Transfer RNA from Candidatus Woykebacteria bacterium RIFCSPHIGHO2_02_FULL_43_16b, 75 nucleotides, folded computationally. The organism belongs to Candidatus Woykeibacteriota, within Bacteria. RNAcentral holds the sequence, with entries from ENA. RNAcentral records the identical sequence in 3 taxa. Its Rfam family is "tRNA". About the family: Transfer RNA (tRNA) molecules are approximately 80 nucleotides in length.

RNA sequence: GGGUGGAUGGCGCAGUGGUAGCGCACUACACUGAUAAUGUAGGGGUCGAAGGUUCGAAUCCUUCUCCACCCACCA
Numbered sequence: 001g002g003g004u005g006g007a008u009g010g011c012g013c014a015g016u017g018g019u020a021g022c023g024c025a026c027u028a029c030a031c032u033g034a035u036a037a038u039g040u041a042g043g044g045g046u047c048g049a050a051g052g053u054u055c056g057a058a059u060c061c062u063u064c065u066c067c068a069c070c071c072a073c074c075a
Base pairs, nucleotide, nucleotide: 001071002070003069004068005067006066007065010024011023012022013021018055026042027041028040029039030038048064049063050062051061052060
C1' cells in the first nucleotide's frame, strides 16, 4: 500500500429501511430470622465520527478513526 470482518446500555450479543431489543449485571419490592436463590417491577444506549440518499437510516452510499486477520512491498 491492497483486501476482508468488526465498532449497538456497565459486560456479552441480536436487530440488514418503519421510531433499538435479549441475557447477565444494577436498583426497588415480595419471600427469609438473615443472606443466597426465586418472582415482580424499574432505570440505563440514539447505534465509532462526519456528510449524502430517502417521507423515514443502526440498517443503503461516500470519507475518516479505532480493533482483528490475510496479501504485497522495504530492510